[in-house]
């Protein structure tokens, strides 16, 4: 890294629409992604991890997405 498997959490309203089609407000989630951080090093500056922490982005039927784990080259 590439194949196949597993894989969570968070909504209501109102309008639209054949149809979660599509827009709005207000609330919400964290596990893509990005940001911050602790010991400890230096000791000016700065370097420093995460499944914390914030939520920019992303999500909130399903579908895709999805860290992470197993098996296999």
């Nucleotide at each position: 890294a590439u194949g196949c498997g597993g894989g969570a959490g968070a909504g209501c309203g109102c309008u639209u629409u054949a149809g979660a089609u599509a827009g709005c407000g207000c609330g919400c989630c964290g596990a893509a992604g990005g940001a911050g951080c602790a010991a400890c090093g230096a000791c000016c500056c700065c370097g420093g991890a995460a499944u914390c922490u914030c939520u920019c982005a992303g999500g909130c039927c399903c579908a895709u997405g999805g860290a992470c784990c197993g098996c296999a080259u």
This is a predicted structure of a 73-nucleotide RNA (Glycine riboswitch aptamer) from uncultured Litorivicinus sp. The model forms 90% of the base pairs in the Rfam consensus. Taxonomically the source falls in Litorivicinus (Bacteria, Pseudomonadati, Pseudomonadota, Gammaproteobacteria). RNAcentral holds the sequence, with entries from MGnify. Its Rfam family is "Glycine riboswitch aptamer". Rfam links the family to the GO term glycine biosynthetic process.